Predicted 3D model of an 88-nucleotide RNA (c-di-GMP-I riboswitch aptamer) from an Actinomycetota bacterium.
The coordinates come from a structure-prediction model, not an experiment, and the mean pLDDT is 92.
RNA sequence: CCCACGAAACGGCAACUCCGGGGAAAUCCGGACGACGCAAAGCCACGGGCCUACAGGGAGCGAUCCCCACGGCCGCCGAGCUACCGAA
Numbered sequence: 001c002c003c004a005c006g007a008a009a010c011g012g013c014a015a016c017u018c019c020g021g022g023g024a025a026a027u028c029c030g031g032a033c034g035a036c037g038c039a040a041a042g043c044c045a046c047g048g049g050c051c052u053a054c055a056g057g058g059a060g061c062g063a064u065c066c067c068c069a070c071g072g073c074c075g076c077c078g079a080g081c082u083a084c085c086g087a088a
Stems, first nucleotide, its partner, number of pairs: 005086002012038002017032006036075001042081002046078003049073003056067004
């Protein structure tokens, strides 16, 4: 120095709840509060999985129901990229 690994240390992220906002929704953003947890809980939608169904298609007298991602989730998993520290 590199890879693996994750004791310790310095730190990091931030579950939930509330308020405001975007969105049809899933969900996202900001603030407050707070810490469920995380050694990549940093990035990335390439693969799998999951969520939603505006629009579209189908059924129905109707209420509504079914299908569907171009939407979403990286704090579901795999892959890829990057990264602090340094015991065994």
Description: Taxonomically the source falls in Actinomycetota (Bacteria, Bacillati). Rfam family: c-di-GMP-I riboswitch aptamer. Rfam links the family to the GO term cyclic-di-GMP binding.